[in-house]
RNA sequence: CACGUGCAUCAAGAGCAGGGCCUUAGCCCUCGCCAACCUGCCCAACCAGGCAAGGUGGUCACCCGAAAGGGGAUGCGGCCGGAGGGCAACGAAAGGGUUUCUC
Numbered sequence: 001c002a003c004g005u006g007c008a009u010c011a012a013g014a015g016c017a018g019g020g021c022c023u024u025a026g027c028c029c030u031c032g033c034c035a036a037c038c039u040g041c042c043c044a045a046c047c048a049g050g051c052a053a054g055g056u057g058g059u060c061a062c063c064c065g066a067a068a069g070g071g072g073a074u075g076c077g078g079c080c081g082g083a084g085g086g087c088a089a090c091g092a093a094a095g096g097g098u099u100u101c102u103c
Base pairs, nucleotide, nucleotide: 006076007075008074009073010072015031017030018029019028020027021026032059033058034057037055038054039053040051041050042049044099045098046097047096062071063070064069078087079086080085
C1' cells in the first nucleotide's frame, strides 16, 4: 500500500443546563461533566501505569436467551493537499521497571 473484516469494550462514571429540527419520540448544536478506545506527552525502545492535550464516544438503560449463543453500539487518531507532502495536539502534572547505545 492492497485485500480481507478482524480485534477490544459494553464494569464503573458523568446534566432535572441552554437552544434548534412544528409537538411526542428521536436527532443535532452550545456549555458543563465523565471516560484512557486511537494519537500525543510523561523516558530512546519495550512493559506496566499516568495526563482529558488532539480525535472519537458517553452523560436513563445495551437488547433477546435458562445457557450456549445471537443481535446491536462504540473505538481501532484528526485536518489540509490531485499527489509528493505538510499542519495542530496544554505555558498542566510527571515518573517506575527492563533493555539498547555513548561516555
Molecule: SAM-I/IV (S-adenosyl methionine) riboswitch aptamer
Organism: Maritimibacter harenae